[in-house]
This record gives sequence, structure tokens and C1' cells, in this order.
RNA sequence: AAGGCAAAUCAGUCUAUCGCUUUUCAUUUUGAUGAGAAGAGGAAAGUCUGGGCAGCGUAGAGUACCGUGCUUCCUAACGGGAAGGGUUUGAUUCUGAAAGGAUUUGAAUACAGAAAGUGCCGCAGAAAGGAAGACUACUUAUCGGAACUUGUUGAAGAUGAGAAAAGGUGAAAAGGUGAGGUAAGAGCUCACCGGUUUGUUGGUGACAACAAGCGCAAGGUAAACCUCACGGGCUGAAAAACCAUGUAAACCCAGGAUUGAGAAUCACUCGUUCGAUCUGGGAGGGUAGGUUGAUGGACUUUAAUUGUGAAAUUAGGGCUAGAUAAAUGAUAGACGUUACGCAGUUUGCGUGAUUACAGAACCCGGCUUAUGAUUUGCCUUUUUA
Repeated sequence: AAGGCAAAUCAGUCUAUCGCUUUUCAUUUUGAUGAGAAGAGGAAAGUCUGGGCAGCGUAGAGUACCGUGCUUCCUAACGGGAAGGGUUUGAUUCUGAAAGGAUUUGAAUACAGAAAGUGCCGCAGAAAGGAAGACUACUUAUCGGAACUUGUUGAAGAUGAGAAAAGGUGAAAAGGUGAGGUAAGAGCUCACCGGUUUGUUGGUGACAACAAGCGCAAGGUAAACCUCACGGGCUGAAAAACCAUGUAAACCCAGGAUUGAGAAUCACUCGUUCGAUCUGGGAGGGUAGGUUGAUGGACUUUAAUUGUGAAAUUAGGGCUAGAUAAAUGAUAGACGUUACGCAGUUUGCGUGAUUACAGAACCCGGCUUAUGAUUUGCCUUUUUA
């Protein structure tokens, strides 16, 4: 310097004129007029997720289904956040004969259970269904009879036995390093590492450290089915509540009336309750106007205290859209920011730009996605000193 990955912040301000919506005050000939205040985001998007709120319910329980899955804490709650632990891994330093171990500093983590069961592990390879296995090489017994020094040696090869330490295949092949031992070998034996069991100590805990014992391994995969633990009632502002107006509680079909049709807000079963001016369907008639929900909040901001921190507590300040087919804008100037050019090093002058993604519709928290600029950290490559 280029590229990549991850994270954080911001997304203009003021004045004037005109226009739009809500609201406050004053005036009013009740038609309106004047003055003031406020007016679309970091994601308003997705509708993924947790809640608030409204309704159903007087009564549920179970199954199915769905979600979560290391520990502790924060939060209204969460699959979110904070701080830790384990495993894997990059760099760096120390130590050791080696395997390995330790320190510092980054990254990833869908991190309960594989000895309850089932499934899968292609090709390659001798062998990948519970330890299955012998291709090349190794050792040994018997057969065999090459070679040349003509009486010495015992080649290639075949059959049997031993072994899994060397090599090969693979993501993975009977734990690893070293020594001894052996016909050749093997935890066969020993030391160390790893594993596992028990105990002690520390920690809220996940876990960690130390000591002793045991040759110790029946692989991996659950983001495969499954098992275990915990949690989940549902619907959704087109939820709902109220007022006004108006009509035909009339007609037809089926079922039912306490021996119960049907209803009780995801599905099924059981249970409980309600239930007769009934239930379901058809055809037809009337109306569709208004108010609330609907914006004072798990709101925001300052200071102090507590806490490693996320946050919490206390005391002050502030009020910041509420439309209903949908308003929140346009123009001009200045400042700010930024690009280029000139001069120049406390910066100034000139010209241009005002970006991209994109528009509230019940509200709030999180996650994901789109996008412009700037900053920080890490990794790779190149160049220079």
C1' cells in the first nucleotide's frame, strides 16, 4: 500500500417566505382570523422473536406439537445482554531427549445424553456392524535347488505358523514418546505424557489444582431419528368496547328440546359448566355514521452511590407525530461536513456537492436484512528501511 473478516459511531443545523397536519391561547359576523408550540428512521423494512394491552374461561388434566440446552448474574421477558468455564485453534516466550506441558495474547463454539434403542460412515484400503483385519515388508519350520571356488554356499519360489511394532489407503485403523525385552513383536515391562477412579483443597457455580490407585480404549455422528431436563392456552388493533340510525325476532330445509342438537378462541381424548324466543344452512331485507382503543411510556436526560460489568437505587430536569386514504413539504441564504484546485503550515481563498437504503399507522425490547461515510481491531499478500 492492496485485499478480506469482525465491530462501533453518524445519517446535518439556523434564519426568512409560502404551504400542509395536530394542538394551545385570544377574537369572532360561529364562516373563520391572528399569535405560539410540535411534526417520519437507524433501520420506520422482514413479520423472525419476547412482552405490554384487549378478548375468550366458572376448570382444567393428558397426549400430540413447538421451543430452549456449559455456569452465574442482568432484564418485564427473550433464542437477548454481561462476566466466566470447557473444547478446538493461530501467534509469542519458556521448558523437555521426545511426546508433551506452561505463560501471554487473538479467533471459533448449535457446549445435555453415544453403556436405552435404531440409522449412517461412500470411494480407497487387507480390514470400518462392535475390535473387524493381513496388501507390501518382518521372523520362523518344511519342501525346493539358483550361483561358482567342483565341493562349498543355500538364491528365487511354494506351503504352514507367529506378529500388527515399519510402510501403504483413508476424515478416522487396537492411545502417544523413549528405553528394555523378543525368533520377530506387542502395556509384554519400566519412565514420562494422556485417560479413568477415589480423596483433599479452592470457587456461588460450570470447574481447577494436588495426591494416590488402575494397563486403561466397546471409534465417530444426535445441525440423524431418539432419550432426558425445563418452558409454552390461543387469537391479534382487520383485537376489542360504546353510542346513533334502520329493518322482517318474517319465509324455506335439516336437526334438537333435560334420554341434551350444540357452545365454551390451535388439534385430539377425558372431565367440568352452560344450553331451548335453540343450533346449522338457504334465499331475502336494512344499515355501514360517530367516539374510544391511539400515544405519559418496562419513556428520555443529568448527577451521585453500588457493582469487574451488563445494570440497579436515589434526587433533579424534559414532554418529543397521532393521521384514517393517510399530513410531516418547497424555495433562498449562511454555517457545518465533504471533493477538487491554488497558496501555505495556528490555516486561508475559489468552484462544486448535500449523499445511499429508504416513509410512522396499537406500543415497547431483541434478532435479521438493505445501504453511504468515518473509525478501530485482526488476518493474508506485496514493497521499502